Transfer RNA from an Acidimicrobiia bacterium, 75 nucleotides, folded computationally. Its Rfam family is "tRNA". From the family's description: Transfer RNA (tRNA) molecules are approximately 80 nucleotides in length.
[in-house]
RNA sequence: GGUUCCGUAGCGCAGUCUGGUUAGCGCGCCGCCCUGUCAAGGCGGAGACCGCCGGUUCAAAUCCCGUCGGGACCG
Numbered sequence: 001g002g003u004u005c006c007g008u009a010g011c012g013c014a015g016u017c018u019g020g021u022u023a024g025c026g027c028g029c030c031g032c033c034c035u036g037u038c039a040a041g042g043c044g045g046a047g048a049c050c051g052c053c054g055g056u057u058c059a060a061a062u063c064c065c066g067u068c069g070g071g072a073c074c075g
Base pairs, nucleotide, nucleotide: 001074002073003072004071005070006069007068010027011026012025013024020058029045030044031043032042033041051067052066054064055063
């Protein structure tokens, strides 16, 4: 340099192919209940506008252009 995959909550992921409900799940975190205490368990809550920029569209995490970072393969 070429091809390809990935980037979504503190962490790990789904959702993208086929655009359309308030972007969901697990762990973690916070509060309450339970308990002599802790753990486990039960209930509730906060937390990401989706790497960045632009475009298409009534509508974009999703499609398109560009770009940044990481991985794999090839040279």

RNAcentral holds the sequence, with entries from ENA and MGnify. Taxonomically the source falls in Acidimicrobiia (Bacteria, Bacillati, Actinomycetota).